[in-house]
RNA sequence: UCUUUAUCCAGAGUGGCUGAGGGACAGGCCCUGUGACGCCACGGCAACCACGCGACACCAGCGGUCGCGGUUCAGGUGCCAAUUCCUUCCCGGCGGGUGGCCGGGGGAGAUGAGGG
Repeated sequence: UCUUUAUCCAGAGUGGCUGAGGGACAGGCCCUGUGACGCCACGGCAACCACGCGACACCAGCGGUCGCGGUUCAGGUGCCAAUUCCUUCCCGGCGGGUGGCCGGGGGAGAUGAGGG
């Protein structure tokens, strides 16, 4: 960098350094000198991998699927403003019409796990 797959309306912040931008892109809307973004320290959330327990199916064996557990002696990531902050494309519904609202799908993105 490409690709497969799962999840994305829940949850969780203080301090120090620095000093002007940031929320992926575009349009909105927002955060920000009452200090953003970033880095560091400590803390926390969560349960993807790992780990433990159980169930099921299968196997020669390795192993698989599902559920439960949060200090599981310790682990690998991720995350800790706003639903992925909202929207864009398609379909359906509501509405007398406009603005719009609701639901489903797609696209894009993020993260994990696997593969090239």
A computed fold for a 116-nucleotide RNA from an Acidobacteriota bacterium, annotated as SAM riboswitch aptamer (S box leader). NCBI's taxonomy places the organism under Bacteria, Pseudomonadati, Acidobacteriota. The prediction has a mean pLDDT of 77. It matches the Rfam family "SAM riboswitch aptamer (S box leader)". From the family's description: The SAM riboswitch is found upstream of a number of genes which code for proteins involved in methionine or cysteine biosynthesis in Gram-positive bacteria.